Transfer RNA from a Candidatus Gottesmanbacteria bacterium, 72 nucleotides, folded computationally.
């Protein structure tokens, strides 16, 4: 330098172009002599950045940044 893949909650990951979710973590409560474990509820998002297409974009297109793999 070429190619492929990836970037979404604090972490790991989902999400037919039509209300962005789950688990863990956090918070509150219950339970327990206490801790841990368990149960219930709940908070938390500029979907990497900038444009484009569209009535409508996390999703499609273009450019860029970063990371992984691969070829040379």
């Nucleotide at each position: 330098g070429g190619g492929u893949c990836g970037a979404u909650a604090g972490c790991u990951c989902a999400a037919c172009g039509g209300u962005a979710g789950a688990g863990c973590a956090g918070u509150a409560g219950c339970c327990u002599u206490u801790u841990a474990a368990g149960c219930u509820a709940u908070u938390g998002g500029u979907u990497c950045u900038g444009g484009g297409u569209u009535c409508g974009a996390a999703u499609c297109c273009c450019a860029g940044u970063c990371g992984a793999c691969u070829c040379a």

It matches the Rfam family "tRNA". The family's RNA type in Rfam is transfer RNA. Rfam describes the family as follows. Transfer RNA (tRNA) molecules are approximately 80 nucleotides in length.